[in-house]
């Protein structure tokens, strides 16, 4: 001095990269709920089932019909801002909180551990969530795209760089720089 390893820093993929917050819009929906009237006539009781209780109920519970009135959440599109490149999403297990109380289950939130996915898109009368034919997740398939490796070709050569094509692979990856660390 070079190479390799280790560590640190900074970056790239995409003009639909990822996520969060706020505004607007459509839809949710003329739905839930509330009020009134009529019918019926003994139960009702918080996401579901079972149980018990407060409480309500012949001054009419529950239910049905009609009329009037009449939301919201989650999700979506778009705009702006912010943080970023395992950004983030998802599966399983454990533990906790909430859903009035107990048990079972479901749902939502958060934490830990392990696993999967490079990225977005399209398709599927597949499946789950959802009001939904929107959208999202899982699974399967398809092409596209970025990175790396190998091979071949071109450019201009001793080598390297760059471009194109093919095959394969995965982000604990890749590129660049640095290190007073280790090996050679």
């Nucleotide at each position: 001095a070079g190479a390799u390893g280790a560590g640190a820093u900074a970056g790239a993929g995409g003009u639909u990269g990822c996520a969060a917050u706020g505004g607007a819009u459509a839809a949710a929906a003329g739905u839930a709920g509330u009020u009134u009237g009529a019918a019926u006539g003994a139960g009702g009781g918080a996401c579901a089932g079972a149980g018990g209780a407060a409480c309500c109920g012949a001054u009419g519970a529950c239910u049905u019909c009609a009329a009037a009135u009449g939301a919201a959440a989650g999700g979506a599109u778009u705009c702006a801002u912010u943080g970023c490149c395992g950004a983030a999403g998802u599966u399983u297990g454990c533990a906790g909180c909430g859903u009035a109380c107990u048990c079972u289950g479901g749902c939502g939130c958060c934490g830990c551990a392990a696993g999967c996915u490079g990225g977005g898109c399209c398709u599927g009368c597949a499946u789950u969530c959802g009001a939904a034919u929107a959208g999202a997740g899982u699974c399967a398939g398809g092409a596209c795209u970025g990175c790396c490796a190998u091979c071949g070709c071109u450019u201009a050569a001793u080598g390297g760089a760059a471009g194109c094509g093919a095959u394969g692979g995965a982000g604990c990856g890749c590129u660049a720089u640095c290190u007073a660390c280790a090996u050679u």
About this RNA
This is a predicted structure of a 184-nucleotide RNA (Lysine riboswitch aptamer) from Anoxybacillus sp. B7M1. The sequence is in RNAcentral, with records from Rfam and Ribocentre. The model forms 100% of the base pairs in the Rfam consensus. Rfam family: Lysine riboswitch aptamer. About the family: Riboswitches are metabolite binding domains within certain messenger RNAs that serve as precision sensors for their corresponding targets. Its mean pLDDT, the model's own confidence on a scale to 100, is 79. Lineage of the source: Bacteria > Bacillati > Bacillota > Anoxybacillaceae > Anoxybacillus.